Predicted 3D model of a 543-nucleotide part of an RNA (small-subunit ribosomal RNA, 5' domain) from an uncultured delta proteobacterium. Its Rfam family is "Bacterial small subunit ribosomal RNA". Gene Ontology terms of the family: structural constituent of ribosome and ribosome. Its mean pLDDT, the model's own confidence on a scale to 100, is 83. The full RNA is in RNAcentral, with records from ENA, Greengenes and SILVA.
Context: one part of a larger RNA
RNA sequence: GAACAAACGCUGGCGGCGUGCUUCAUACAUGCAAGUCGAACGAGAAAGCACCUUCGGGUGUGAGUAGAGUGGCGCACGGGUGAGUAACGCGUAGUCAAUCUGCCUUUCGGUUCGGGAUAACACCUCGAAAGGGGUGCUAAUACCGGAUGAGCUUUUUGGGUCGAAAUACCCAACUCGGAAAGAUGGCCUCUCCUUGGAAGCUAUCGCCGGAAGAGGGGGCUGCGUACCAUUAGCUAGUUGGUGGGGUAAAGGCCUACCAAGGCAUCGAUGGUUAGCUGGUCUGAGAGGAUGAUCAGCCACACUGGGACUGAGACACGGCCCAGACUCCUACGGGAGGCAGCAGUAGGGAAUUUUGCGCAAUGGGGGCAACCCUGACGCAGCAACGCCGCGUGAGUGAAGAAGGUUUUCGGAUUGUAAAGCUCUGUUGAGGGGGAAGAAGGUACACACGGGUAAUAUUCGUGUGUCUUGACGGUACCUCUUUAGAAAGCACCGGCUAACUCCGUGCCAGCAGCCGCGGUAAGACGGAGGGUGCGAGCGUUGUUC
Numbered sequence: 001g002a003a004c005a006a007a008c009g010c011u012g013g014c015g016g017c018g019u020g021c022u023u024c025a026u027a028c029a030u031g032c033a034a035g036u037c038g039a040a041c042g043a044g045a046a047a048g049c050a051c052c053u054u055c056g057g058g059u060g061u062g063a064g065u066a067g068a069g070u071g072g073c074g075c076a077c078g079g080g081u082g083a084g085u086a087a088c089g090c091g092u093a094g095u096c097a098a099u100c101u102g103c104c105u106u107u108c109g110g111u112u113c114g115g116g117a118u119a120a121c122a123c124c125u126c127g128a129a130a131g132g133g134g135u136g137c138u139a140a141u142a143c144c145g146g147a148u149g150a151g152c153u154u155u156u157u158g159g160g161u162c163g164a165a166a167u168a169c170c171c172a173a174c175u176c177g178g179a180a181a182g183a184u185g186g187c188c189u190c191u192c193c194u195u196g197g198a199a200g201c202u203a204u205c206g207c208c209g210g211a212a213g214a215g216g217g218g219g220c221u222g223c224g225u226a227c228c229a230u231u232a233g234c235u236a237g238u239u240g241g242u243g244g245g246g247u248a249a250a251g252g253c254c255u256a257c258c259a260a261g262g263c264a265u266c267g268a269u270g271g272u273u274a275g276c277u278g279g280u281c282u283g284a285g286a287g288g289a290u291g292a293u294c295a296g297c298c299a300c301a302c303u304g305g306g307a308c309u310g311a312g313a314c315a316c317g318g319c320c321c322a323g324a325c326u327c328c329u330a331c332g333g334g335a336g337g338c339a340g341c342a343g344u345a346g347g348g349a350a351u352u353u354u355g356c357g358c359a360a361u362g363g364g365g366g367c368a369a370c371c372c373u374g375a376c377g378c379a380g381c382a383a384c385g386c387c388g389c390g391u392g393a394g395u396g397a398a399g400a401a402g403g404u405u406u407u408c409g410g411a412u413u414g415u416a417a418a419g420c421u422c423u424g425u426u427g428a429g430g431g432g433g434a435a436g437a438a439g440g441u442a443c444a445c446a447c448g449g450g451u452a453a454u455a456u457u458c459g460u461g462u463g464u465c466u467u468g469a470c471g472g473u474a475c476c477u478c479u480u481u482a483g484a485a486a487g488c489a490c491c492g493g494c495u496a497a498c499u500c501c502g503u504g505c506c507a508g509c510a511g512c513c514g515c516g517g518u519a520a521g522a523c524g525g526a527g528g529g530u531g532c533g534a535g536c537g538u539u540g541u542u543c
Stems, first nucleotide, its partner, number of pairs: 001543004006539005013389006019382002021347001026345003030342003035073003040070002048061005080300003089225008099217003104213008112146004121136006152177001156173006182205006191198003226272003233263003238260008275297004279290004302323005325336004353379001355378003361375001362373004392422004402413004426484001427480006436470001439466002442464008487532005492513003498527005508515002
């Protein structure tokens, strides 16, 4: 000098864009943060209102609504934190002939015949509660069995291709195994019953099997990745082999047996510290330091362990066990996990609102309408940072008054003020007033696909209708008044800026040198000056 997720002191007008628990991975009151689908399924209230009434009640509507249940998809994303980890964790370059992949895209084929349950519900019952138990009834795209079946799977054989090679890939044959689910809308061409409907046809969404793709994972390897040798030896599943198990998958990953290996001064083992990277800061660079915000990867979710479900977890707002802590209890037993967003206590030099909205972007569910979304978009607080603007402009010498100083002549504050002429950024008041909106539904029309069909439907286009939290905000305009808006540090040298008074090695200053013991440009005050300016200094840290 530059920088900062800064703090402290004094001061403080506005706007834009950012940033905001670096400490206790401490404990948490309260609210919200993951739901959705009635076009998978069976059931199904109440209040209110209307009518009737024998005054007990009943009927209709509310409403096939609410709220539950079965089932599907999602909950493994998004969001937080950096405790652990010196490691194939991360970075980079490869590799899998040792691998998986829900939803999505393309494509080929299929979607057949049956069965038994069970929740909800009703009744009984246990318990303080949390929560159960029994009996009976019922549905499905829930569950189960059979059929069919491939380019799928298993076994075997033959041929070919690539490759260094193998259990790779392709073709042909044999053999074993092996699938499914319907829903909604429309129609009458064919068949059946005959106004019309269906087990028929059709459109859309699904379901099952195969092949490929995209995107996403999993494994392995080369190289790189802090400090300590005042850590020198470490290792029995240890190193390798065979058989077996396990996994989507190679492998001591696990197991039985066999062999005795494996690592290490090119630093093993041990200890300390630490999430890694793109980047960020500094520097001419080389380098050094760092890893907040944003982005990629990893790890964790009260502590430790475990599996279940699932395409995917050994799962932050799932389950089980153990532990610590907190809460409820009828003492028998139960409930909980903010390192999600706000917020509270504590710790600390120190870090914000228990806000608004799903309008946009994105995500989940749904045919859709739509619902959910503390992701996100916005607003609030904080000069915490960067950037921009303002606190007036011109003129004005009697060089006013006052202050300070003086050699008493003056000098200086100083064109500074006053006065005069203007302007109106910002402020205050009034008026107008956005972009961010793309879509989406319904209707109408046109064209095209599909069809037996001019039906329904799907796609495209046009028109009408309609959607904004921010926000009556930004912005524009009118009116009004110089009115409401300047401080902080320093002035001995380094280092820009000097005098007077007070003090008298005292009080004090100080980054270094050093000032102060009676004329202190270094302490304290004043006047003046210098620097920066809504900031200025100090402290801390890095280069």